Overview: RNAcentral holds the sequence, with entries from ENA and Rfam. A computed fold for an 87-nucleotide RNA from Lactobacillus sp., annotated as Bacterial small signal recognition particle RNA. Its mean pLDDT, the model's own confidence on a scale to 100, is 75.
RNA sequence: GCCUUAAGGCAAUGUUGUCCUUACGAAUUGUGUCAGGUCCGGAAGGAAGCAGCACUAAGUUUGGUUCAGCUUGUGCCUUAAGUUAAU
Numbered sequence: 001g002c003c004u005u006a007a008g009g010c011a012a013u014g015u016u017g018u019c020c021u022u023a024c025g026a027a028u029u030g031u032g033u034c035a036g037g038u039c040c041g042g043a044a045g046g047a048a049g050c051a052g053c054a055c056u057a058a059g060u061u062u063g064g065u066u067c068a069g070c071u072u073g074u075g076c077c078u079u080a081a082g083u084u085a086a087u
Stems, first nucleotide, its partner, number of pairs: 001084001003082009012072001014070004019064002023060002030055004038047003
C1' cells in the first nucleotide's frame, strides 16, 4: 500500500417532533356583536338572546428553515485491529 472488520466524525436519503408561517375550522358545549322576534315597563328605556357575521380553541393543512431525534444495499474522512505483498 491492497483487502476485510470495528469505532468515531461530516455529508446525503427517508421520516418524526419543535419553532415560525398560509388556509380551513365550534351542529352541539368558546368569546364578541346580535337583524327578526320574546320578556319587563304607563312611557323613556332596559334584560335575556335564536339565526347570521366576526375572532378564534381543539384539530386539519401550506410553505420555510433553526434546533433535536430516528433510519439506511449511500458517499467521504480519521483511528485501531487482522490478513497479505514489497522494501
Of the family's consensus pairs, 96% are formed in the model. The organism belongs to Lactobacillus, within Bacteria. The gene name in the source record is ffs. RNAcentral records the identical sequence in 3 taxa.